[in-house]
The part of an RNA shown here (small-subunit ribosomal RNA, 3' major domain) has 478 nucleotides and comes from an uncultured prokaryote. Rfam family: Bacterial small subunit ribosomal RNA. Model confidence (mean pLDDT): 84 of 100.
Context: one part of a larger RNA
RNA sequence: UGACGGGGGCCCGCACAAGCGGUGGAGCAUGUGGUUUAAUUCGAAGCAACGCGCAGAACCUUACCAGCCCUUGACAUGGGUAGUAUGAGUUCCAGAGAUGGAACUCUUCAGUUCGGCUGGCUACCACACAGGUGCUGCAUGGCUGUCGUCAGCUCGUGUCGUGAGAUGUUGGGUUAAGUCCCGCAACGAGCGCAACCCUCGCCUUUAGUUGCCAGCAUUUAGUUGGGCACUCUAGAGGUACUGCCGGUGAUAAGCCGGAGGAAGGUGGGGAUGACGUCAAGUCCUCAUGGCCCUUACGGGCUGGGCUACACACGUGCUACAAUGGCGGUGACAGUGGGAUGCGAUGGGGCGACCCGGAGCUAAUCUCCAAACGCCGUCUCAGUUCGGAUUGCACUCUGCAACUCGAGUGCAUGAAGUUGGAAUCGCUAGUAAUCGCGGAUCAGCAUGCCGCGGUGAAUACGUUCCCGGGCCUUGUACA
Numbered sequence: 001u002g003a004c005g006g007g008g009g010c011c012c013g014c015a016c017a018a019g020c021g022g023u024g025g026a027g028c029a030u031g032u033g034g035u036u037u038a039a040u041u042c043g044a045a046g047c048a049a050c051g052c053g054c055a056g057a058a059c060c061u062u063a064c065c066a067g068c069c070c071u072u073g074a075c076a077u078g079g080g081u082a083g084u085a086u087g088a089g090u091u092c093c094a095g096a097g098a099u100g101g102a103a104c105u106c107u108u109c110a111g112u113u114c115g116g117c118u119g120g121c122u123a124c125c126a127c128a129c130a131g132g133u134g135c136u137g138c139a140u141g142g143c144u145g146u147c148g149u150c151a152g153c154u155c156g157u158g159u160c161g162u163g164a165g166a167u168g169u170u171g172g173g174u175u176a177a178g179u180c181c182c183g184c185a186a187c188g189a190g191c192g193c194a195a196c197c198c199u200c201g202c203c204u205u206u207a208g209u210u211g212c213c214a215g216c217a218u219u220u221a222g223u224u225g226g227g228c229a230c231u232c233u234a235g236a237g238g239u240a241c242u243g244c245c246g247g248u249g250a251u252a253a254g255c256c257g258g259a260g261g262a263a264g265g266u267g268g269g270g271a272u273g274a275c276g277u278c279a280a281g282u283c284c285u286c287a288u289g290g291c292c293c294u295u296a297c298g299g300g301c302u303g304g305g306c307u308a309c310a311c312a313c314g315u316g317c318u319a320c321a322a323u324g325g326c327g328g329u330g331a332c333a334g335u336g337g338g339a340u341g342c343g344a345u346g347g348g349g350c351g352a353c354c355c356g357g358a359g360c361u362a363a364u365c366u367c368c369a370a371a372c373g374c375c376g377u378c379u380c381a382g383u384u385c386g387g388a389u390u391g392c393a394c395u396c397u398g399c400a401a402c403u404c405g406a407g408u409g410c411a412u413g414a415a416g417u418u419g420g421a422a423u424c425g426c427u428a429g430u431a432a433u434c435g436c437g438g439a440u441c442a443g444c445a446u447g448c449c450g451c452g453g454u455g456a457a458u459a460c461g462u463u464c465c466c467g468g469g470c471c472u473u474g475u476a477c478a
Stems, first nucleotide, its partner, number of pairs: 001478002003475003007472007015462002019426005026318008034309002042053002064304007073129001077128002079125006087106008109119003131293002134291003140287002142282003145278001147276001152191006158167003171182003197270004202238007211228003216225002241264001244258005320419001324378007336367003341360002346355003385416001390411007432454007
């Protein structure tokens, strides 16, 4: 000087407390451990691994296993020889296919000294080499997590100290903040904080189609004429600064209350992550040193596996019901997506879906709501709750749903009556609850990323648990 203390002081944070809803019990989904297996590819491991890499494993993906094949190789550059551009499709034979063989059809570039001569392409030969998701993240770059959006981390000059170092950065107030004020052997400065950026909330203005409709006509319908006031859209501006008033404080910084205001003291949300820590994670995104393989640890293919199942754990979904289930009926969104696509009206089917196809390169057409309201029924029961499991019959995607897809109908109707110890999230348009969209994607979502609808309770307080900041003290630790 740090680190640590079941030392002290001050102060924060959904850290506790006060509340609301969960997890832990059940069934299922998903990830992991373990076990099994020819293989169940590999990585991730307290917080910060475990719905994580995977924004989607039937083949492919795919790295794993079995078998069958190739060896200058699926891909790049260079040399020689031969041929000639070449590329595409169809059929047949052998085969699981890769591959090997045969036939047919269409197509056949540019320059040219008309010589396959040059470029290009194909085949063969030998070699340099290619190739490796093989090892080392403890050789590395890059990227990322974490403490933590915590308020800290440093430097120059000066001063003090033999020196390590100190001072500044401590102290008195204050703040979300090393934020600001005052004081002070310090005076200044940098990286952080804040602001500048995006978005939501208010107003003005510009613009008025595909959007809108107050008044005037018109219609089944903003449908049409007309209009751009309103809504909205998307550009440019304005607005909030403790600016004003009162109190308090040291006359300061600030704090408390009030006015006006759409909004008040950082207005809400986001982006933004200092010096560093964990030899944290990643050689399987990529790049890369070293080591290793080279008829194989490289390459191709078929089939299997990653989907196994006594069990254990994590994360979720659905429930256990009456604030509910079922039947009928009536409404109201927003973000986004859509020409190998979204697909209306109509018709068929109990339904998944099918037939058909208007319109739409989309503020124009389309995907497109549910909870909720009203009426009826059920009456506390393993039930008209719950839907697992299983049987049968289908639908769709796809070359192909056996291992191993999703969905539908009929039948079946399991566990479950609110979950021990323990443990998680959340302070407001939040929690809870309800549906919708998107990426990936042929198909496949309870996951992920977004969107809107309905919409609470509680916070006395900081003694305690956890994490953190500053000062101080002890130390046999570095």